A computed fold for a 151-nucleotide RNA from Syntrophomonas sp. UBA1376, annotated as c-di-AMP riboswitch aptamer (ydaO/yuaA leader). Its Rfam family is "c-di-AMP riboswitch aptamer (ydaO/yuaA leader)". From the family's description: This family represents a conserved RNA structure found upstream of the ydaO and yuaA genes in Bacillus subtilis and related genes in other bacteria. Its mean pLDDT, the model's own confidence on a scale to 100, is 78. It was read from a public genome assembly, where an Rfam model found it.
RNA sequence: AUAAUAAUUCAGCCGAAGCUUCAGAGUGGAGCGCGGGGGAACCGUUAUUUGGGGCGAGUUUUCAUGGUUGUCAUGAGAUUGGCAUCAUGGAGUAGGGCUAACCCAGGCCCGAGCCCGUCAGCUAACCUCGUAGGCGAGAAUGGGGAUUGUU
Repeated sequence: AUAAUAAUUCAGCCGAAGCUUCAGAGUGGAGCGCGGGGGAACCGUUAUUUGGGGCGAGUUUUCAUGGUUGUCAUGAGAUUGGCAUCAUGGAGUAGGGCUAACCCAGGCCCGAGCCCGUCAGCUAACCUCGUAGGCGAGAAUGGGGAUUGUU
């Protein structure tokens, strides 16, 4: 000096998850802001084990492999085939994010997970809950056009 790896975190990113204040500062309390749930009339729904529902962008199609005290067909039987369901992997997809305010184009990604517990449509008043977690040493493609400052 170059490359790789690890840690710390900066600008910044996903997300509702920020700000102020009190305290003995003890991951606690309060307020504002942001976000979610329950909850009349009217309207809607005729559905309730094939359970049902909520947060979230995270729905859904298909292929392959494997499993099942499942189901149907075939067969004397073993078996074989179809369907259903579960798991894993692949290719898509409704939808969502980034690309340094915004829009278009291009490019790159995600398309999970968790919770309630037999129960909830909408829903004014009202009641209630959350305010986490994760990523991040990388310079940021082209065009349009807005705002501000200077001349």